[in-house]
């Protein structure tokens, strides 16, 4: 330097352009129990950023910004 592919709760991943963006693991607060544990219940918590197309964008276009991978 050309080209590809990712990026979504602390992590691991979901989600035909349409509901309130869910799950699992962690990690809260409570219940439980003589204490613990297993087991339940609850609320928190995220779409990398900017523009754009659309009635309506995680999802299509762009441009940047990180990340991994092909060539040279």
């Nucleotide at each position: 330097g050309c080209c590809c592919c990712c990026g979504u709760a602390g992590c691991u991943c979901a989600a035909u352009g349409g509901a309130c963006a869910g799950a699992g693991c962690g990690g809260a607060u409570c219940c439980g129990u003589c204490c613990u544990a297993a087991g339940g219940a609850u609320a928190c918590a995220a779409u990398g950023g900017g523009a754009g197309u659309u009635c309506g964008a995680u999802u299509c276009u762009u441009c940047c910004c990180g990340g991994g991978g092909g060539c040279a």
Record summary:
Transfer RNA from a Candidatus Jorgensenbacteria bacterium, 72 nucleotides, folded computationally. Rfam family: tRNA. The sequence was found in a public genome assembly.